[in-house]
Context: one part of a larger RNA
RNA sequence: CGUAGGACACUUGAGAGGAGCUGUUCAUAGUACGAGAGGACCUGAAUGGACGUACCUCUGGUGUUCCGGUUGUUCCGCCAGGAGCAUGGCCGGGUAGCCAUGUACGGAACGGAUAACCGCUGAAAGCAUCUAAGCGGGAAGCCGGCCUCAAGAUUAGGUGUCCCGGACUUCGGUCCCUAAAGGCCCCUUGAAGACUACAAGGUGAUAGGCCAGGUGUGGAAGCACAGCAAUGUGUGGAGCUGACUGGUACUAAUCGGCCGUGCGG
Numbered sequence: 001c002g003u004a005g006g007a008c009a010c011u012u013g014a015g016a017g018g019a020g021c022u023g024u025u026c027a028u029a030g031u032a033c034g035a036g037a038g039g040a041c042c043u044g045a046a047u048g049g050a051c052g053u054a055c056c057u058c059u060g061g062u063g064u065u066c067c068g069g070u071u072g073u074u075c076c077g078c079c080a081g082g083a084g085c086a087u088g089g090c091c092g093g094g095u096a097g098c099c100a101u102g103u104a105c106g107g108a109a110c111g112g113a114u115a116a117c118c119g120c121u122g123a124a125a126g127c128a129u130c131u132a133a134g135c136g137g138g139a140a141g142c143c144g145g146c147c148u149c150a151a152g153a154u155u156a157g158g159u160g161u162c163c164c165g166g167a168c169u170u171c172g173g174u175c176c177c178u179a180a181a182g183g184c185c186c187c188u189u190g191a192a193g194a195c196u197a198c199a200a201g202g203u204g205a206u207a208g209g210c211c212a213g214g215u216g217u218g219g220a221a222g223c224a225c226a227g228c229a230a231u232g233u234g235u236g237g238a239g240c241u242g243a244c245u246g247g248u249a250c251u252a253a254u255c256g257g258c259c260g261u262g263c264g265g
Base pairs, nucleotide, nucleotide: 001152005163006162007161008160009159010158011157015149016148017147018146021049022048023047024046025045026044027043033038051106052105053104054103055102059100060099061098062097066093067092068091069090070089071086072085073084074083075082076081110144111143112142117137118136119135120134164264165176166175167174168173177262182259183258184257185256186202187201188200189199190198206252207251208250209248210247211246212245213244216240217239222235223234224233225232226231
């Protein structure tokens, strides 16, 4: 820009893409078959491998914004307690998020038309013949079925709902009034994201703060006691705790502006 008014939702599916794998074990059954050795078709069930998709409850990884330990050194006047630097100084753990090695699920069933091939009926050609007319069966393959996108599918689809004037006219338009539904700018943000887009919100739980909880760490500081001391014990599952959960308008989303018209070849 188009989709013959504008708008908001929900959709149909032409078409396109994805997927399509396979082992072993058990039952049938030591049956059919076979002198024996051996050993099935068919049908049903279980359990794996590789691959794919989604997710983070579990198991783990990461987790330079959480907690603790510790070395050297500088500083906070000193002790104590801390901070900076040294690869995040080094080391032990670890929430959310993101991940796989973790968890769940998938390939199918089924239907249709077929290939090779197997048939029925059956002439030409009194026989025979699956074929010439006609009718069946038959593949991991083909078309559906499953998943994703999808009306710029210009054949531009469908459904529901919402919104919008008076006068004059020489039909070119003019005047007055009006600015709808809805959208955007801007702002607070996001398990959305390169930007854009998408999604939540703008006086309300959108973000921060605060409160409560959770989670992690692992026993804070101070004081008291024991010990010559290093240190230990008690107060006390202590103190601290990012991204998590719930709540709460304290702070910030202020005030505003713009687009979009008037019933539609």
Molecule: large-subunit ribosomal RNA, domain VI
Organism: metagenome